[in-house]
Record summary: A computed fold for a 72-nucleotide RNA from Carnobacterium divergens, annotated as transfer RNA. The source organism's lineage runs through Bacteria, Bacillati, Lactobacillales, Carnobacteriaceae and Carnobacterium.
RNA sequence: GUCUCCUUAGUGUAAUGGAUAUCACGUAAGAUUCCGGUUCUUGAGAUGAGGGUUCGAUUCCCCCAGGAGACA
Numbered sequence: 001g002u003c004u005c006c007u008u009a010g011u012g013u014a015a016u017g018g019a020u021a022u023c024a025c026g027u028a029a030g031a032u033u034c035c036g037g038u039u040c041u042u043g044a045g046a047u048g049a050g051g052g053u054u055c056g057a058u059u060c061c062c063c064c065a066g067g068a069g070a071c072a
Stems, first nucleotide, its partner, number of pairs: 001071007010025003018055001027043005048064001050062003
């Protein structure tokens, strides 16, 4: 340099172009307890940036950024 793949809560992960974007761990509050742990209930928290297609985009297309790989 050319080509291919990946990027979603703090971490890991799911989602056929269509429901409030899933679940687990973690985390906050409450219940329980003398305190803590365990257990239970409730909550907060995410689609890498920009643009396009579409009635509708995490999903399809372009470009950029970061990462991995193959060839040279």
It matches the Rfam family "tRNA". It is annotated as a transfer RNA.